[in-house]
Context: one part of a larger RNA
């Protein structure tokens, strides 16, 4: 020294375990902020270091409800002093306080800091102490007011709003390379990544100047075919429609313009006028151009406006005056609608959901064992035998679970009712007034459509040129003719459709401490970087602390024997299981 058994120690492997993840699905919310956010300093408890709440009114204050005996947050189960049937503690709704930074907004500033100024309150009158105001930009309104008579630009004040933050979705301005093409440029990648503006709970679209094809559909949006087809493409690599056809949804509107009219302003200008007939009166009236407001109108079988004619009820009023017509306006009856567009506000009541809750059926002997929920024996409930827990495997023990109930306050509803608003026609003939201009369209150069300049329409516009108003004008993939369709140059609109930071629910042939978030633990912490930013490891005593009273060795240690507790102490806090590696001891064999 090997080797075997044998037994420790090291280590933390496996197995159980689960408080945390992880996806899915359904709901809810979908903001939050100068009434000062989001995230922070730095405070706050009797004694407080983290962590939660809190804010000098500081693990809390009021009040409304729930709720029923214990409370006085966690790690932390100790101490001391307290609270609670005059209902605390907890749990919800409202409300009050709410230091300092921060959009940060009185100026400053190396974020939690320094300095003011001017108003008001109180007292002990002081270099006090409280409480306000005091950025900027945009609109509106009013004072005021230059060069320069009006005017204006400035100047002030009031009064409103804005600003920051946020996870993805959405639109709209800007915009890559890496790669592929087996290299590269055009092409791709891609209008992706990425920046920047903007809104919402959904955004964007949207009521044909749109398809089709002689037969029709009749805003838009989203899914499934149609198809990886027609096409496009250094015809590479690769991009890639549409028509139609089946689902979800389903809603339509309002303007501009021709006329008519108040006003306001210019210009004509002393009668042309003032609805029409008769008579009186009036007459800065009339008339024309702008400009705002109101009426009137909104369409492609073309509308619409003037003029004419004509069909529907009562009543009341208007106009320079009186009587007749006629015209307008208003209400009544009838009829219809609404607050998401299509005119628009604040209600009420019912009733459903949300933010705490309660009620809730039915078991016991016995064995075995530390311990019963296992075994056996005999019950019982059940619209509940989901599921968790209790010393070990419980429908009946607890907690719940089906079921059916519940709101003082404060949100919500697309509900119902009811109050309230609104809103009322058409035919036929004439007349040719209107029917969204630097616009349609061309010409150059981009751009975008699946579509790479092609035969290249259709859309959008940098630049140059430039129409028409229904006998008008786009479009149907170059153009032209026929046909056919359908009205651009203004505007608004619910759904169905995207997403999910956050909130509650339920579920996994999801993971179970090197897995599953980075993060089951004081975790975006330690800890590393100046900084932007990088980013750990770390779980399990026992049914219950019974966490070992007392005794020895020891250093009033550390650690250990010994007693005791426990089923168990080789569960003793470095604490379940304790694999191997690697370190011992014991015993036998062999050198």
């Nucleotide at each position: 020294g090997g080797c075997a058994c044998a037994u420790g120690g090291u280590g933390g492997a496996u197995g159980c375990c689960u408080a945390g993840g992880u996806g899915u699905c359904a709901g809810g919310a979908g903001g939050c902020g100068a009434u000062g956010a989001a995230g922070g300093a730095c405070g706050u408890a009797g004694g407080u270091a983290g962590c939660u709440g809190c804010g000098a009114a500081a693990a809390g204050c009021u009040u409304c409800g729930g709720g029923g005996a214990g409370c006085c947050g966690c790690u932390a189960c100790a101490c001391a002093g307290g609270c609670g049937a005059u209902a605390a503690u907890c749990c919800g709704g409202a409300g009050a306080u709410g230091u300092c930074c921060g959009a940060a907004u009185g100026g400053g500033g190396c974020a939690a800091c320094c300095c003011u100024a001017c108003c008001a309150g109180c007292c002990g009158a002081g270099u006090g102490u409280u409480g306000g105001u005091a950025a900027c930009c945009g609109c509106a309104c009013g004072c005021u007011g230059a060069a320069u008579c009006a005017a204006u630009a400035g100047g002030c004040g009031u009064g409103c709003g804005g600003g920051g933050c946020a996870a993805a979705c959405u639109c709209a301005g800007g915009g890559a390379a890496c790669u592929g093409a087996a290299a590269c440029a055009u092409c791709u990648a891609a209008g992706u990544a990425c920046c920047u503006g903007a809104a919402g709970g959904a955004a964007a679209a949207g009521a044909a100047a749109a398809c089709a094809a002689c037969a029709g559909u009749g805003a838009u949006u989203c899914c499934c075919c149609a198809a990886g087809u027609a096409g496009u493409g250094g015809c590479g690599a690769g991009c890639g429609a549409a028509c139609g056809g089946g689902g979800a949804c389903g809603a339509g509107c309002c303007u501009a313009a021709a006329c008519c009219u108040a006003c306001g302003u210019u210009g004509u200008g002393u009668a042309a006028g003032c609805c029409u007939g008769c008579a009186g009166g009036c007459g800065u009236u009339g008339c024309a151009g702008c400009g705002u407001g109101g009426g009137g109108g909104u369409c492609g079988u073309g509308g619409g406006a003037c003029c004419g004619u004509u069909u529907g009820u009562c009543g009341a009023g208007g106009a320079c005056u009186g009587c007749a017509g006629a015209c307008c306006u208003c209400g009544a009856g009838c009829g219809g609608a609404g607050u998401u567009a299509c005119a628009a506000a604040a209600c009420g009541u019912c009733g459903g959901c949300c933010u705490a809750g309660a009620g809730g059926a039915a078991c016991c002997g016995u064995c075995u064992g530390g311990a019963a929920a296992g075994g056996c024996g005999g019950g019982c409930c059940a619209u509940a035998g989901a599921g968790g827990g209790u010393g070990a495997g419980a429908g009946c023990c607890c907690c719940g679970u089906a079921u059916g109930c519940g709101a003082a306050a404060g949100g919500u509803c697309a509900g119902g009712c009811g109050a309230c608003u609104c809103c009322g026609a058409g035919a036929c003939g004439g007349c040719a007034c209107c029917c969204g201009a630097g616009u349609a369209c061309c010409g150059c150069g981009g751009g975008a459509c699946a579509c790479g300049g092609g035969a290249a329409a259709c859309c959008c516009u940098g630049u140059g040129g430039g129409a028409a108003u229904c006998u008008g004008g786009g479009a149907g993939g170059a153009c032209c003719a026929u046909c056919u369709u359908c009205c651009a140059a203004g505007g608004c609109u619910a759904a169905a459709u995207a997403c999910u930071a956050c909130c509650u629910g339920a579920c996994g042939a999801c993971c179970g401490a090197u897995a599953g978030u980075g993060g089951a633990c004081a975790a975006g912490u330690a800890c590393c970087g100046c900084g932007a930013g990088g980013g750990a490891a770390a779980g399990g005593u026992g049914a219950a602390a019974a966490g070992c009273a007392c005794c020895c060795c020891g250093a009033c240690g550390a650690g250990g024997g010994g007693a005791g507790u426990g089923a168990a102490a080789u569960a003793g806090a470095c604490c379940c299981u304790g694999a191997a590696a690697c370190c011992g001891u014991g015993u036998g064999c062999c050198u």
Model confidence (mean pLDDT): 82 of 100. This is a predicted structure of a 591-nucleotide part of an RNA (large-subunit ribosomal RNA, domain I) from a Myxococcota bacterium. NCBI's taxonomy places the organism under Bacteria, Pseudomonadati, Myxococcota.